[in-house]
A computed fold for a 545-nucleotide part of an RNA from an Oscillospiraceae bacterium, annotated as large-subunit ribosomal RNA, domain I. Model confidence (mean pLDDT): 83 of 100. Lineage of the source: Bacteria > Bacillati > Clostridia > Eubacteriales > Oscillospiraceae. Rfam family: Bacterial large subunit ribosomal RNA. Gene Ontology terms of the family: structural constituent of ribosome and ribosome. RNAcentral holds the full RNA, with entries from ENA.
Context: one part of a larger RNA
RNA sequence: GGCGCAGGGCGAAUGCCUUGGCAUCAGAGGCCGAAGAAGGACGCGGUAAGCUGCGAAAAGCUACGGGGAACCGCAAGCAGGUUGUGAUCCGUAGAUAUCCGAAUGGAGCAAUCCAGCGUGAGUCAUGUCACGUUAUCCUACAGUGAAUACAUAGCUGUAGGAGGGGAACCGCCUGAACUGAAACAUCUAAGUAGGGCGAGGAAGAGAAAUCAAACGAGAUUCUGUAAGUAGUGGUGAGCGAAAGCGGAAUAGGCCAAACCAGAGGUAGAAAUACCUGUGGGGUUAUGGACUGCAUUUAGCAUUGGCAGAGACUAGCCGAAGUGUGUGGGAAAGCACGCCGAAGAAUGUGAGAGCCAUGUAGGCGAAAGUCAAAGCCAGCGAGCAGGAUCCAGAGUACCGCGGAGCACGUGGAAUUCCGUGGGAAGUCGGGGGGACCACCCUCCAAGCCUAAAUACCAUCUGAUGACCGAUAGCGAAGAGUACUGUGAAGGAACGGUGAAAAGCACCCCGGGAGGGGAGUGAAAGAGAACCUGAAACCCUGUGCCU
Numbered sequence: 001g002g003c004g005c006a007g008g009g010c011g012a013a014u015g016c017c018u019u020g021g022c023a024u025c026a027g028a029g030g031c032c033g034a035a036g037a038a039g040g041a042c043g044c045g046g047u048a049a050g051c052u053g054c055g056a057a058a059a060g061c062u063a064c065g066g067g068g069a070a071c072c073g074c075a076a077g078c079a080g081g082u083u084g085u086g087a088u089c090c091g092u093a094g095a096u097a098u099c100c101g102a103a104u105g106g107a108g109c110a111a112u113c114c115a116g117c118g119u120g121a122g123u124c125a126u127g128u129c130a131c132g133u134u135a136u137c138c139u140a141c142a143g144u145g146a147a148u149a150c151a152u153a154g155c156u157g158u159a160g161g162a163g164g165g166g167a168a169c170c171g172c173c174u175g176a177a178c179u180g181a182a183a184c185a186u187c188u189a190a191g192u193a194g195g196g197c198g199a200g201g202a203a204g205a206g207a208a209a210u211c212a213a214a215c216g217a218g219a220u221u222c223u224g225u226a227a228g229u230a231g232u233g234g235u236g237a238g239c240g241a242a243a244g245c246g247g248a249a250u251a252g253g254c255c256a257a258a259c260c261a262g263a264g265g266u267a268g269a270a271a272u273a274c275c276u277g278u279g280g281g282g283u284u285a286u287g288g289a290c291u292g293c294a295u296u297u298a299g300c301a302u303u304g305g306c307a308g309a310g311a312c313u314a315g316c317c318g319a320a321g322u323g324u325g326u327g328g329g330a331a332a333g334c335a336c337g338c339c340g341a342a343g344a345a346u347g348u349g350a351g352a353g354c355c356a357u358g359u360a361g362g363c364g365a366a367a368g369u370c371a372a373a374g375c376c377a378g379c380g381a382g383c384a385g386g387a388u389c390c391a392g393a394g395u396a397c398c399g400c401g402g403a404g405c406a407c408g409u410g411g412a413a414u415u416c417c418g419u420g421g422g423a424a425g426u427c428g429g430g431g432g433g434a435c436c437a438c439c440c441u442c443c444a445a446g447c448c449u450a451a452a453u454a455c456c457a458u459c460u461g462a463u464g465a466c467c468g469a470u471a472g473c474g475a476a477g478a479g480u481a482c483u484g485u486g487a488a489g490g491a492a493c494g495g496u497g498a499a500a501a502g503c504a505c506c507c508c509g510g511g512a513g514g515g516g517a518g519u520g521a522a523a524g525a526g527a528a529c530c531u532g533a534a535a536c537c538c539u540g541u542g543c544c545u
Stems, first nucleotide, its partner, number of pairs: 001544009015530001016495002020467002022464007029456002031165002039100003042055003046078002050074002061094006070082003105114003115134007136162009169200001170198005180187001184234001210217002221248005231239002252448003255392001259280003263276005285426001287390003290385004299379002303377004310370004315363003321336004337354002339343001345357003397421007407433001428443005482489002502529001505516004
């Protein structure tokens, strides 16, 4: 030195465990903000670095409920307190809520600096202090008011509103490329990703100028089907409906105009005409105004109030087991019982229906929130006539250029935008996939509208042929430590024991550490702490060299 055996060290695999995750389902809830949000900075404790909580009234204050014995957070100790006159704790409603932040008196390198005005405190007086207030834009009203006579712009004031944030969902605007076409240009990817604006708890859409087909249906949305059909397509790759039928949910309303009545204005000498605004009227395609006749019903998300079933935000009741031996410990064994609308589960010194928390089944709200039925106001009807009037105009439509419709210009309707033209007006107009006729059907150029639908940042419950610490979220708490000028990137670290009973005391040592003693079932469980593999290292020994 090698091989083997034995004993150790180091090391952290493995096993077991779970405080943490992942996914799905269901329910709730779904906006917050100038009454200052989201998010932060700095503070607040007897002692206090971090986290949590809170805000100079600072781990808290008040009221009302719940609860019933301990409490002063994680988190020990010391010191000191609170509590059956009901604390701590839980819920609801309030109070307080520094500074920054839309940040809004001005400024600024966020959490800082410096002001004006009013009121008050204080001083002999100034300085100082406290509270309130002072941004901008839009709208309305009022005042004031240039160049410039009237006026207008501007300015000032008052009132109301806006501003910023939000995981995904939603609407609108804008809008790629890789890729596929086995290359590539039309096409595709895709109106996707990305960018912008905006809204809400949902958004958008929505009460037929719709479909249909010779029969009829009767707003919208979502869904199954129709159907990978009809179509479209360098007829390539691909793209890809609709009607109808079956379901979910259902709900319809309001203006403009004609006409009537006041008001104001303009023109005019006046009659009068026109315009503006207000109230009534009216809302449809068997219309309305108008003229007659009748007079109050169906109903109502409509928009206001009352009401308040039920639910949510704390909680409460809740059956039934003892003995015995083993053991550190019984829930396991043995013996004999009991409950069950409860034998889900977790914990308890090993494996508990009957020990604890619970579970089945029941019960519960002073306060706040959501809210169905219902009620009251309020709104709202009918018949006849057919002369006259009204029924959304630079609109419909057409040419040209585009876009969007499943539809790539095609025979290309329907829809939208740009541009140039430009109607009818109820004896009217649109559509029925060029276009025309007949026929059928509907009434554009105004507005609103719940539910069924989408999503899940948030809360609650349940479940898992989901993970079990190199897994599962990046994170068993962390967007921390750390890296980067910055945008940004971004970890690792779990386990003593049933209980700290965490080794008093003695010995060696400067200490670290160790030896006794003691605790414990175990210390070869001693905090570098369950198990403790391998690599690697050491010691002893057998054999070989």